[in-house]
Lysine riboswitch aptamer from a pig gut metagenome, 160 nucleotides, folded computationally.

RNA sequence: GAUAGAGGCGCGGUGUUCAAGAGUAGCUUCCGGCAAGGCCAGGCAGCCGCCGGGAAGGAAAGGGACCACCGCCGAAGGAUAGGAAGAUUGCCUGAUUUUCCUAUGCUGGGCCGGCAGAGAAGAUCUGCCGGACUGUCACAGUUUUUUGUGAAGCGCUAUC
Repeated sequence: GAUAGAGGCGCGGUGUUCAAGAGUAGCUUCCGGCAAGGCCAGGCAGCCGCCGGGAAGGAAAGGGACCACCGCCGAAGGAUAGGAAGAUUGCCUGAUUUUCCUAUGCUGGGCCGGCAGAGAAGAUCUGCCGGACUGUCACAGUUUUUUGUGAAGCGCUAUC
C1' cells in the first nucleotide's frame, strides 16, 4: 500500500402505520372595530383592505416513534471557509434559510446525568462537560483470565 474483517442499545437512507403539529393555517359565512397598513430590509413595480370574535367544515411541511427493507463499520455526525442551486410576490442590492459539492480541523461507540443551542414541544436532535459501561491497542501486575494505568478510528485484527 491492497484486500477481507471486528466493535453493538452500532451508523445512515427509504417506505408503511401512528402520535404530535392542530381543532392551528387557509377556505366559506355572520357580527363588531379601524382606515394605518401587509406581502423579510431598501428602491421600483405588482398584489391584498386590516384586526378581533362567533358558526360550519378543516389540512400540510419540517421534526419524531415503532416496524420492515436497503446500504454500511469514519459507519456517520458536527464546526469553519469557499462554491452552486432553491425559498422568502417580480426585478436589483442585501439579509435569512434549505439542499448539494469541495477543502481543513474535531469526535472509538452507544447509554445516563448536567449545561447551552435548535425545536410548537415535557418529542427529538446537536455541541460541551461529568459518570459508569463497552470494543481496540500499549505498558505494568496477576498467572491463565482477570486487575490497574494510559492512548485514540490518522486506531485495531487477518492475509498478501
The coordinates come from a structure-prediction model, not an experiment, and the mean pLDDT is 81.